RNA sequence: UGGCGUUUUGUAUAGAGGUGAAUACACCGGACUCUGACUCCGGAGACGCGGGUUCGAUUCCCGCAACGCCUG
Numbered sequence: 001u002g003g004c005g006u007u008u009u010g011u012a013u014a015g016a017g018g019u020g021a022a023u024a025c026a027c028c029g030g031a032c033u034c035u036g037a038c039u040c041c042g043g044a045g046a047c048g049c050g051g052g053u054u055c056g057a058u059u060c061c062c063g064c065a066a067c068g069c070c071u072g
Base pairs, nucleotide, nucleotide: 002070003069004068005067006066007065010025011024012023013022018055027043028042029041030040031039048064049063050062051061052060
C1' cells in the first nucleotide's frame, strides 16, 4: 500500500429479513442454611457509527472506525 475476516449485555457464544434478541458464567434480590458455599426461584442489562434497499434490517448493500490475518 492493497486484500480478507470479525464487531450482539461485564465475559463467551447463538440468532442469516418479521411476532417477547436466546443460552452459560458473572451481577442483584429471594428461598434454603447458625453463617457462608452448593442448589432452586425471580430480576436488570446488548445489536460499533453513519447512510441505503425494503412495508419491515441484529440480519442484505455502501462508507467510516476498532481489532485480527495475509500481501507488497